[in-house]
RNA sequence: UUGCUAGGGGAGCCAGUAGGCUGAGAAAGAGUAAUCUUGACCCUUAGAACCUGAUAUGGAUAAUACCAGCGUAGGGAAGCAAUAUAUUU
Numbered sequence: 001u002u003g004c005u006a007g008g009g010g011a012g013c014c015a016g017u018a019g020g021c022u023g024a025g026a027a028a029g030a031g032u033a034a035u036c037u038u039g040a041c042c043c044u045u046a047g048a049a050c051c052u053g054a055u056a057u058g059g060a061u062a063a064u065a066c067c068a069g070c071g072u073a074g075g076g077a078a079g080c081a082a083u084a085u086a087u088u089u
Stems, first nucleotide, its partner, number of pairs: 001082005006044004012021003027038004050075003057068003
């Protein structure tokens, strides 16, 4: 790095609709609703996928974790096989 199996995770903001913004991902179905199921996508300890802190701080925006800091913070889901490279004998 690839494959197989297994596991983890989120789905926000604006809008009457169409649609627009960010993103890898903002989906489809069921339900009065809470929510559930499935798919896609991302991540799996060399772990900023994701959660907490956070109804927080600064900046920007039509608005939103939209951006930045926080962050060497506290948590967080792995095995096998093959290949490649490097090192050692």
Predicted 3D model of an 89-nucleotide RNA (TPP riboswitch aptamer (THI element)) from uncultured Fusobacterium sp. The sequence is in RNAcentral, with records from MGnify. The prediction has a mean pLDDT of 76.